The RNA shown here (transfer RNA) has 74 nucleotides and comes from Candidatus Woesearchaeota archaeon CG10_big_fil_rev_8_21_14_0_10_44_13. It matches the Rfam family "tRNA". It is annotated as a transfer RNA. The prediction has a mean pLDDT of 85. The source organism's lineage runs through Archaea, Nanobdellati and Candidatus Woesearchaeota.
RNA sequence: GGGCCUGUAGCUCAGCCCGGUAGAGCAUCGCCCUUGCAAGGCGGGGGCCGCGGGUUCAAAUCCCGCCGGGUCCA
Numbered sequence: 001g002g003g004c005c006u007g008u009a010g011c012u013c014a015g016c017c018c019g020g021u022a023g024a025g026c027a028u029c030g031c032c033c034u035u036g037c038a039a040g041g042c043g044g045g046g047g048c049c050g051c052g053g054g055u056u057c058a059a060a061u062c063c064c065g066c067c068g069g070g071u072c073c074a
Base pairs, nucleotide, nucleotide: 001073002072003071004070005069006068007067010026011025012024013023020057028044029043030042031041032040050066051065052064053063054062
């Protein structure tokens, strides 16, 4: 330098192919349960999706550029 994969909540990931109000588990907070703790049950908060631009009525999703990570080739 080139090819491919990847970046979404504090963490691990789904959703992207095929555009239509951003989700799960864990963690965290509150309540219930317990003499108390853990486990268990119920509920809440938390991200406008790596950055910039384009297309569109509408973009995490499609297109372009850039940045970070992984991998292969040189």